[in-house]
RNA sequence: GGCACACCUGUCGAAAGGCAGGGUCGCAAAGCUAAAGGGGCUAACCCGCAUCUCCGGAUGCGGUAAGCCAGCCAGUUACCGAA
Numbered sequence: 001g002g003c004a005c006a007c008c009u010g011u012c013g014a015a016a017g018g019c020a021g022g023g024u025c026g027c028a029a030a031g032c033u034a035a036a037g038g039g040g041c042u043a044a045c046c047c048g049c050a051u052c053u054c055c056g057g058a059u060g061c062g063g064u065a066a067g068c069c070a071g072c073c074a075g076u077u078a079c080c081g082a083a
Stems, first nucleotide, its partner, number of pairs: 002027002007022006025071001031076003037073002039069003046063007
C1' cells in the first nucleotide's frame, strides 16, 4: 500500500441478507468459488396440524431452498520480502 467487523444513513428483499456512502474490529489471501465439498442462517411460495371465522379467509406451530452466509471449515488463484 490492499480489504473493511460492529455500528450509522439510504436502498432492494417476506426474511436471512445484498448494494452504495460513512466507519475501521480485525485479516498475508478478509481475492475468487454457494444444488453439483462440508457446515450454518432465513422460510416467501408450498405442505401438514390446530384455533378462529362474516365460510372469503385469518392467526399460530412444524416441515421445506437451486433464497442467503466465503470475516466458519474447505477448494482454488496470487503480490513484496526473508529463509
Predicted 3D model of an 83-nucleotide RNA (c-di-GMP-I riboswitch aptamer) from uncultured Paenibacillus sp. The model forms 95% of the base pairs in the Rfam consensus. The source organism's lineage runs through Bacteria, Bacillati, Bacilli, Paenibacillaceae and Paenibacillus. Rfam family: c-di-GMP-I riboswitch aptamer. From the family's description: GEMM was predicted in a large-scale screen for bacterial structured RNA regulatory elements. The sequence is in RNAcentral, with records from MGnify. Model confidence (mean pLDDT): 88 of 100.